A computed fold for a 258-nucleotide part of an RNA from a Patescibacteria group bacterium, annotated as large-subunit ribosomal RNA, domain VI. The full RNA is in RNAcentral, with records from ENA. The prediction has a mean pLDDT of 85. Taxonomically the source falls in Bacteria candidate phyla (Bacteria). It matches the Rfam family "Bacterial large subunit ribosomal RNA". Gene Ontology terms of the family: structural constituent of ribosome and ribosome.
[in-house]
Context: one part of a larger RNA
RNA sequence: CGUUGGAUGUUUGACCGGGGACUCUUCUCUAGUACGAGAGGACCGAGAAGAACGAACCUCUAGUGAAUGAGCUGUCCGACCACGGGCAUAAGCUCAGUAGCUACGUUCGGCCAGGAUAAACGCUGAAAGCAUCUAAGCGUGAAACCUUCCCCAAGAUAAGACAUCUUUCAGAUCCCAAAGAGAUUAUUUGGUUGAUAGGCUCCAGGUGUACGGCCCGUAAGGGCUUUAGCCGAGGAGUACUAAUAGAUCGUGUCCCGA
Numbered sequence: 001c002g003u004u005g006g007a008u009g010u011u012u013g014a015c016c017g018g019g020g021a022c023u024c025u026u027c028u029c030u031a032g033u034a035c036g037a038g039a040g041g042a043c044c045g046a047g048a049a050g051a052a053c054g055a056a057c058c059u060c061u062a063g064u065g066a067a068u069g070a071g072c073u074g075u076c077c078g079a080c081c082a083c084g085g086g087c088a089u090a091a092g093c094u095c096a097g098u099a100g101c102u103a104c105g106u107u108c109g110g111c112c113a114g115g116a117u118a119a120a121c122g123c124u125g126a127a128a129g130c131a132u133c134u135a136a137g138c139g140u141g142a143a144a145c146c147u148u149c150c151c152c153a154a155g156a157u158a159a160g161a162c163a164u165c166u167u168u169c170a171g172a173u174c175c176c177a178a179a180g181a182g183a184u185u186a187u188u189u190g191g192u193u194g195a196u197a198g199g200c201u202c203c204a205g206g207u208g209u210a211c212g213g214c215c216c217g218u219a220a221g222g223g224c225u226u227u228a229g230c231c232g233a234g235g236a237g238u239a240c241u242a243a244u245a246g247a248u249c250g251u252g253u254c255c256c257g258a
Stems, first nucleotide, its partner, number of pairs: 001155001005166007017152004023051007035040001053109005061103004068096005073088006113147003120140004171249004175191005196242003199238005205231003212225005
């Protein structure tokens, strides 16, 4: 820009629209049956475990988790003690670890079925009184093909469908608070008729029992207060703070008939 007024939301799926997937192995039963002198050993059918691959997710397991908690050394500082802070890496070292992100983890997937076929196997059957799967005609038949399964998809210009709103309206954008999104943009959730983020309160979870005080011990240290104290991302509640105020875009045209 188009889709013939403008929008918001939800959709169908083109038979030549596009993409993905389609896998394999072993074992059990049938059955030591059919077959075979024996050795050996099935088709068909039913079931069970897996391997690799793929997708989603974080309940479990595991990893990370750059400052969440604790411990430790040296040194400097806060006059000193105690307690803290800085540096020792662009984390000083160590032990754990929420959210998130991950796999080594969990869950799920390949099924079934149909159509037309290949090789192959057939029926009927002439040319060629026979024979012949083929010349006319009709079947069976594969992980390959087309569907079936999953995703995208109406610029599918034959531009589809449904519901609702609608004349400065419907609606959209700018702007702002953000994250289930993210390089920017876009997307999504909100903008006081508000839980969008921060703060606060509570909870979950992490760390592991804070400071101070008291008691025991000469002391190092221990015990009680105290499953404390502290805490990034998680959940809920709560307008305390910030989403204020506002601005812009957005209208029915032409022809024919009545």